Model confidence (mean pLDDT): 76 of 100. A computed fold for a 390-nucleotide RNA from an Acidobacteriota bacterium, annotated as Bacterial RNase P class A. NCBI's taxonomy places the organism under Bacteria, Pseudomonadati, Acidobacteriota. The sequence is in RNAcentral, with records from ENA.
RNA sequence: GGAGAGGCUCGGGUGGUCGCCGGGCUCCUCGGAGCCUGGAGGAAAGUCCGAACUCCCACGGACAGCAUGCUCGCUAACGGCGAGGCGCGGCGACGCGACGGAAAGUGCAGCAGAGAGUAGACCGCCGCGCACCUCCCGGGUGCGCGGUAAGGGUGAAAGGGUGCGGUAAGAGCGCACCGCUCCACCGGCGACGGUGUGAGGCACGGCAAACCCCAUGCGGAGCAAGACCAAAUAGGGGAGCGGUUCACGGGCCGUCCGUCCCGUCUUCGCGCGAGCGAGGCCAGCUCCCGGGUAGGUUGCUCGAGACCGGCGGCAACGCCGGUCCCAGAUGAAUGACCGCCGCUCCGCUUCGGCGGAGAACAGGAUUCGGCUUACACGGCCUCUCCGGCU
Numbered sequence: 001g002g003a004g005a006g007g008c009u010c011g012g013g014u015g016g017u018c019g020c021c022g023g024g025c026u027c028c029u030c031g032g033a034g035c036c037u038g039g040a041g042g043a044a045a046g047u048c049c050g051a052a053c054u055c056c057c058a059c060g061g062a063c064a065g066c067a068u069g070c071u072c073g074c075u076a077a078c079g080g081c082g083a084g085g086c087g088c089g090g091c092g093a094c095g096c097g098a099c100g101g102a103a104a105g106u107g108c109a110g111c112a113g114a115g116a117g118u119a120g121a122c123c124g125c126c127g128c129g130c131a132c133c134u135c136c137c138g139g140g141u142g143c144g145c146g147g148u149a150a151g152g153g154u155g156a157a158a159g160g161g162u163g164c165g166g167u168a169a170g171a172g173c174g175c176a177c178c179g180c181u182c183c184a185c186c187g188g189c190g191a192c193g194g195u196g197u198g199a200g201g202c203a204c205g206g207c208a209a210a211c212c213c214c215a216u217g218c219g220g221a222g223c224a225a226g227a228c229c230a231a232a233u234a235g236g237g238g239a240g241c242g243g244u245u246c247a248c249g250g251g252c253c254g255u256c257c258g259u260c261c262c263g264u265c266u267u268c269g270c271g272c273g274a275g276c277g278a279g280g281c282c283a284g285c286u287c288c289c290g291g292g293u294a295g296g297u298u299g300c301u302c303g304a305g306a307c308c309g310g311c312g313g314c315a316a317c318g319c320c321g322g323u324c325c326c327a328g329a330u331g332a333a334u335g336a337c338c339g340c341c342g343c344u345c346c347g348c349u350u351c352g353g354c355g356g357a358g359a360a361c362a363g364g365a366u367u368c369g370g371c372u373u374a375c376a377c378g379g380c381c382u383c384u385c386c387g388g389c390u
Base pairs, nucleotide, nucleotide: 001386002385003384004383005382006381007380008379009378012341013340014339015338016337017336018335020039021038022037023036024035025034026033027032041361045372046371048370049369050368051367052366053222054221055220056219065218066217067216068215069214070084071083072082073081074080085099086097087096088095089094100213101212105211106210107207108206122152123151124148125147126146127145128144129143130142131141132140133139134138160178161177162176163175164174165173179202180200181199182198183196184195185194186193187192226298227297228296229295236289237288238287239286240285241284247264248263249262250261251260265280266279267278268277269276270275305324306323307322308321309320310319311318312317343358344357345356346355347354348353
């Protein structure tokens, strides 16, 4: 100098004018006025996880369902974070990983291929037999019967790899090394790692983000939760006063109404009678009570709080001390304009400057811890690789 890796940070400053929302004080003609003071974010967002808080349900348990899934730790908790292990990628800094179980069972694998899981002879290789050809020692071609997983070919994947021996040709068939499984020892809290004249010729292919099995966790709804105060109108209950004169009780439940049924009473009709049939109303005033709606108050912002310092820990984080108070509105405020300065880009330049343009994503609505996503111009720290010079 070039190319990268990981992390942190910033999210314009200042002054003026006019406005908006909350709080305090003063004045006051009780409607307001004046002054002072506070007023969005790193993501306030998506609402994807985890909690606080509140109500409903609730004796406890199980099934189903969903989520998570290497180890140890952190935390109120987590599907988050830190450190580590293993695997994969990168020369490297570093990045990524649903990373339990396939020797419990079921299932799946298109196309290609002879064969896709109790392996498999298409080509090739080898042996034997028959026939034919020939330059008749030998070799070739064709057919048939066998052997063979070394070689070719198909495929994402073909049942350990390399080499030597062995064989008709081959084959863990035998051996050496590598790998694998088991065992033992050593290191580590652990995931796991290392070692072995150890045991075994190798058994157990892949897929669980297929069903499934195992382990762990999970009741539901959400501040429009919930609590309190409480109109007008309508409706409910009770008492009293009424018009009018017929209803009353039960089945009937947490509550109300209608129908229906039963019993008692009663009116009318029919019947000698026992009895049968049809029916049993209207609706006002006053007072009281309770529920609920509109509306209002509360929940509501002091909290797993922020900042600074020290200590412990590799770290996540924890402990201690000090300082501080930092929106609380409800159709919802935090804005607009102007000047100066700073930043970026472009043009001009007498190199002093001048002119023009631009500056993101977005925005509270109970709160907190995370994750994810969006983001203009910039700044800082650590590290890696390559090249040059000394």